[in-house]
RNA sequence: UCGGGGGUCGUCUAGUGGUAGGACAGGGGAUUUUGGAUCCCCUAACCCAGGUUCGAAUCCUGGCCCCCGAG
Numbered sequence: 001u002c003g004g005g006g007g008u009c010g011u012c013u014a015g016u017g018g019u020a021g022g023a024c025a026g027g028g029g030a031u032u033u034u035g036g037a038u039c040c041c042c043u044a045a046c047c048c049a050g051g052u053u054c055g056a057a058u059c060c061u062g063g064c065c066c067c068c069g070a071g
Stems, first nucleotide, its partner, number of pairs: 001070007010024004018054001026042005047063005
């Protein structure tokens, strides 16, 4: 430099144009003599800038970063 794949709560991971979900972690509560376990509730995210669209995490363009391969 070229080709391919990827970037979503603190972490891991779903979501192929129509309310961004789950698990763990964190906070509160119930239970318990205390702790642990269990149960309930809450908080929390779409890499950046444009474009298309009534509507974009999703489609298009350009960047940035990571992984793999080629030279």
Molecule: transfer RNA
Organism: Chloroflexota bacterium